[in-house]
Background
The RNA shown here (transfer RNA) has 82 nucleotides and comes from a Gammaproteobacteria bacterium. Its mean pLDDT, the model's own confidence on a scale to 100, is 81. Rfam family: tRNA. The family's RNA type in Rfam is transfer RNA. Its family is annotated with triplet codon-amino acid adaptor activity in the Gene Ontology.

RNA sequence: GGAGGGGUUGGGGAGCGGUCAAACCCAGCAGACUGUAAAUCUGCCGCCUCGUGCUUCGAAGGUUCGAAUCCUUCCUCCUCCA
Numbered sequence: 001g002g003a004g005g006g007g008u009u010g011g012g013g014a015g016c017g018g019u020c021a022a023a024c025c026c027a028g029c030a031g032a033c034u035g036u037a038a039a040u041c042u043g044c045c046g047c048c049u050c051g052u053g054c055u056u057c058g059a060a061g062g063u064u065c066g067a068a069u070c071c072u073u074c075c076u077c078c079u080c081c082a
Base pairs, nucleotide, nucleotide: 001081002080003079004078005077006076007075010026011025012024018065028044029043030042031041032040046054047053048051058074059073060072061071062070
């Protein structure tokens, strides 16, 4: 340099243009249980003024009534070829 595949919540990892603050697991927080702890169970787990709120999926643009999802450029990681 060429081809292909990735980047999502604290970590892992799903995710058809609308039913997404986004399944599930782990971690964390609170509670139940337990003599204590572990295990198990329940709830919470982006932000706040807690609402019919706000912001977000590598970055910046674009398409659309509507984008994590489609398009363009760039950044970055992995594999193969040279």